[in-house]
RNA sequence: GAAGUCCGCCAGGCAGCCGCUGGACAAAACAUCGUCUGGAGGAAAGUCCGGGCCCCAUAGAGCAGGAUGCCGGCUAACGGCCGGGCGCCGUGAGGCGACAGACAGUGCAACAGAAACAUACCGCUAACGUUCGCAAGAACGCAGUAAGGGUGAAAUCGUGCGGUAAGAGCGCACGGUCGUACUGGUAACAGCUACGAAGGGCAAACCUCAUCCGGGGCAAGGCCAAAUAGGGGAGUCAUGGCGUGGCUCGCGUCGCUCCCGGGUAGGCUGCUAGAGGCUGGCGGUAACGUCAGUCCCAGAGGAAUGGCUGCCCACGACAGAACCCGGCUUAUCGGCGGACUUCCACC
Numbered sequence: 001g002a003a004g005u006c007c008g009c010c011a012g013g014c015a016g017c018c019g020c021u022g023g024a025c026a027a028a029a030c031a032u033c034g035u036c037u038g039g040a041g042g043a044a045a046g047u048c049c050g051g052g053c054c055c056c057a058u059a060g061a062g063c064a065g066g067a068u069g070c071c072g073g074c075u076a077a078c079g080g081c082c083g084g085g086c087g088c089c090g091u092g093a094g095g096c097g098a099c100a101g102a103c104a105g106u107g108c109a110a111c112a113g114a115a116a117c118a119u120a121c122c123g124c125u126a127a128c129g130u131u132c133g134c135a136a137g138a139a140c141g142c143a144g145u146a147a148g149g150g151u152g153a154a155a156u157c158g159u160g161c162g163g164u165a166a167g168a169g170c171g172c173a174c175g176g177u178c179g180u181a182c183u184g185g186u187a188a189c190a191g192c193u194a195c196g197a198a199g200g201g202c203a204a205a206c207c208u209c210a211u212c213c214g215g216g217g218c219a220a221g222g223c224c225a226a227a228u229a230g231g232g233g234a235g236u237c238a239u240g241g242c243g244u245g246g247c248u249c250g251c252g253u254c255g256c257u258c259c260c261g262g263g264u265a266g267g268c269u270g271c272u273a274g275a276g277g278c279u280g281g282c283g284g285u286a287a288c289g290u291c292a293g294u295c296c297c298a299g300a301g302g303a304a305u306g307g308c309u310g311c312c313c314a315c316g317a318c319a320g321a322a323c324c325c326g327g328c329u330u331a332u333c334g335g336c337g338g339a340c341u342u343c344c345a346c347c
Base pairs, nucleotide, nucleotide: 001343002342003341004340005339006338007337008336009335010334012312013311014310015309016308017307018306020039021038022037023036024035025034027032041318045329046328048327049326050325051324052323053217054216055215056214060249061248062247063246065213066212067211068210069209070084071083072082073081074080085099086097087096088095089094100208101207105206106205107202108201121149122148123145124144125143128141129140130139131138132137157175158174159173160172161171162170177197178196179195180194181193182191183190184189221269222268223267224266231260232259233258234257235256236255240254241253242252243251276295277294278293279292280291281290282289283288
């Protein structure tokens, strides 16, 4: 100097005029005016996970069903985060992982190939038998074989030596896979030595195992006011109906279900002080925990922050809260800072 990897922060600013809205204070009562103060995000998005909170509800067990899936920790919890292990990618910093089980069972694997829960196409070969031949020998049958060749992603673990009629872990040496013992580690796992064993893949196939899961949701729920038709019909009716996913048992309750028709849709609340933010100390590799101090930082209700002007500049992308919080995923113009890696050149 160039190229990268990971982490953190910012998200136009300033001023003037007019306008919107929450809160506090002070007047006013004509419901308005004045002062002060606050007013959209890093994703507010998707509604994908997990909760707080509310209701069913006094509420259980089992089956079915669903979710997760290496080990250890963090957390209110999670399918999240941190650290580690193993596997894959990358020269590397790093990144990704649907990462339990194939020796419980079932199932799938085109084509090629002799054969893919198994085998002999081409081969190699002693003994025995038959034929030919003077003989050497040749051919066929029987029998043995799976080292060589071919096919394939994959063919009874691989290489070498010996042995054999020809061969084969048949034997030996070295090595690979799995298992047991030993050592280290909390563990997943790793390592060395010894012994033993032998045909693979797929469970994002069915399945098995371990752990977890009641349902519905702020349009939850609570209060006030007002109005109407205490209307009509059908079914079931304790051997019944209903009770917030299905089925069974249990528990509770006394009515329940459907159709036609009528009234209301107003106001207040829930609604923002939190598993909260910031700063510092201590503990921890870290996620995070704890202690101390300090701050209040949107609560609309058909939905509030808009318009104009001037200047600066990084020239502004993706994009607007609706009960709240912790995550994940997706979209995205640019700017700043830190740590680390690789390459080039010079000293």